[in-house]
RNA sequence: CCUGCCGGACGGGCAGUCGCUCCCGGGUAACGCCGGGGGAGGAAAGUCCGGUCUCCGCAGGGCAGCGUGCCGGCUAACGGCCGGGGGGACUCGCUCAAAGCGGGUUUCACGGAAAGUGCCACAGAAAACAUACCGCCGCGCUCCCCAGGGAGCGAGGUAAGGGUGAAAAGGUGCGGUAAGAGCGCACCGCGGCUGGAGCAAUCCAGCCGGCAGGGUAAACCCCACGUGGAGCAAGACCAAAUAGAGGAGGAGGAGUGGCCCGCUCCGCUCGACUCCCGGGUAGGUCGCUUGAGCCCCGCAGCAAUGCGGGGCCCAGAUGAAUGACUGCCGCCCGCAAGGGCACAGAAACCGGCUUAUAGUCCGGCAGGCCCU
Numbered sequence: 001c002c003u004g005c006c007g008g009a010c011g012g013g014c015a016g017u018c019g020c021u022c023c024c025g026g027g028u029a030a031c032g033c034c035g036g037g038g039g040a041g042g043a044a045a046g047u048c049c050g051g052u053c054u055c056c057g058c059a060g061g062g063c064a065g066c067g068u069g070c071c072g073g074c075u076a077a078c079g080g081c082c083g084g085g086g087g088g089a090c091u092c093g094c095u096c097a098a099a100g101c102g103g104g105u106u107u108c109a110c111g112g113a114a115a116g117u118g119c120c121a122c123a124g125a126a127a128a129c130a131u132a133c134c135g136c137c138g139c140g141c142u143c144c145c146c147a148g149g150g151a152g153c154g155a156g157g158u159a160a161g162g163g164u165g166a167a168a169a170g171g172u173g174c175g176g177u178a179a180g181a182g183c184g185c186a187c188c189g190c191g192g193c194u195g196g197a198g199c200a201a202u203c204c205a206g207c208c209g210g211c212a213g214g215g216u217a218a219a220c221c222c223c224a225c226g227u228g229g230a231g232c233a234a235g236a237c238c239a240a241a242u243a244g245a246g247g248a249g250g251a252g253g254a255g256u257g258g259c260c261c262g263c264u265c266c267g268c269u270c271g272a273c274u275c276c277c278g279g280g281u282a283g284g285u286c287g288c289u290u291g292a293g294c295c296c297c298g299c300a301g302c303a304a305u306g307c308g309g310g311g312c313c314c315a316g317a318u319g320a321a322u323g324a325c326u327g328c329c330g331c332c333c334g335c336a337a338g339g340g341c342a343c344a345g346a347a348a349c350c351g352g353c354u355u356a357u358a359g360u361c362c363g364g365c366a367g368g369c370c371c372u
Base pairs, nucleotide, nucleotide: 001368002367003366004365005364006363007362008361009360010359012329013328014327015326016325017324018323020039021038022037023036024035025034026033041343045354046353048352049351050350051349052348053231054230055229056228065227066226067225068224069223070084071083072082073081074080085110086108087107088106089105090104091103092102093101094100111222112221116220117219118216119215120214133162134161135158136157137156139154140153141152142151143150144149145148170188171187172186173185174184175183189211190209191208192207193206194205195204196203197202235286236285237284238283246276247275248274249273253270254269255268256267257266258265293312294311295310296309297308298307299306300305330341331340332339333338
C1' cells in the first nucleotide's frame, strides 16, 4: 500500500428566494398581518421483545397454556447489554513432526438423552435389549499338487483391518493372543469420591472404577424461573341538528265528568309552544410531548453502567406540514452537452433486537506485496 472479516462514527455542505406547519411577542372584536424561533431517521421500517401511560378484570391456592434457559453483573424492564466459563472455527507460537499446551480473532437457543415415549431418509450385513457383508483365525470333513501348502463346505471365534453412513460399544502406544478384544498396562477421555482455587459457571490435583454411554429435547417430555387482557381508534371532557323518553308551565285551545239542556264554576285527559334534566352522534378540546431527554466535564468501574457539576429545550401535525427553485462547492455517470446524490418519511412515548443502506472516515485482527 492492497484485500478480507469484525466493531464504531457520518451519511452531501453553504448561501439566497418563494411556500407549508407549530410556538412566542406585537397588533386585531377575530382571522388575515408584522417580528423572532422550531420543523424526520439511523433506521422514522418490521411490529419481534421489554416498559411508561390508560381502561377493563382480579379473595387465596393449584392445573393447563405461553415464554425464558451456562454463571455473575448492569438496567425501570427485557428474549437486551457487559464481563467471565465451556464448546466450535480460523490463525500464530512452543515442538523435528504429530498429539498436546499456550496466545489472538471470531462464533454458539449453551438446563436435562445414566426418568419415560417417539423418530432417524439414502447407503449399509446391522441404526439399537446392537450387528458378522468382506476380511482374519484355529477346528472338522472332502478334493488337488502331495516336502508343505491350496481350494470348497460345515459348526465356531473375532469389532483389530476393509466397506456404508451425519452417526457403528472411546483414542494412541506397548504387551498379550490361534486371530483378536480394556484381556492386561501407561497416557488421554468418561464416571464416582476427596482436597484446593473461585461469589458462581467452572478449573486444578490426588485416589478409586476397565467403564455408563449412538444421535435427536428449534420431537413429546422432565426440571427451574417468569407470566391477567386490551391498546392513544387507549381513555377523559365539552357538545349542535334530528328523533325518542322524563319533569315543570301551558292559550278561556280541544275532549270529557259533576241527572238532562244552556251559562258559570270546579276536576281529569290531550295539547301547539316555552323552559329544564339525562344519554350521547356529528364536530371540537385534552391526552400530546420536559423526557428512564440531549451536550460537555469530572469521579467510580476491565466494561455494560452509575454518581456529581454545568449548559440546553430539540416536530407535534390529523387527510395529515417538514417542500420547490437558483448559485457555488463535494462525489458519481458521461467524450461532451447534461443527468444524478444510498436506504428511506414521524403519528402517545421510551429501551432493545432484526431487516434495508451508495459512499466517506476511524479502530482491531488476519493474509499478500514492496522498502529499510
The RNA shown here (Bacterial RNase P class A) has 372 nucleotides and comes from an Acidobacteriota bacterium. The sequence is in RNAcentral, with records from ENA. The organism belongs to Acidobacteriota, within Bacteria. Its mean pLDDT, the model's own confidence on a scale to 100, is 76.